[in-house]
RNA sequence: GCCUCUCUAGCUUAAUGGUAAAGCAACGGUCUUGUAAACCGUAGAGUCUCGGUUCGAUUCCGAGGGGAGGCU
Numbered sequence: 001g002c003c004u005c006u007c008u009a010g011c012u013u014a015a016u017g018g019u020a021a022a023g024c025a026a027c028g029g030u031c032u033u034g035u036a037a038a039c040c041g042u043a044g045a046g047u048c049u050c051g052g053u054u055c056g057a058u059u060c061c062g063a064g065g066g067g068a069g070g071c072u
Stems, first nucleotide, its partner, number of pairs: 001071007010024004018055001026042005048064005
């Protein structure tokens, strides 16, 4: 320098065009002599950025940025 993949909650991942879901973690509660576990509940992200297409974009397209891999 070129090619491919990837970016969504603190972390790991869903959501294949119709207003973003779960597990773990956090917080509160029940239980326990106490802790952990278990069970119940609560809060938490508008999706890397900027544009475009569309009635509507996490999703499709372009450019940029971060990361991973490959070729030279």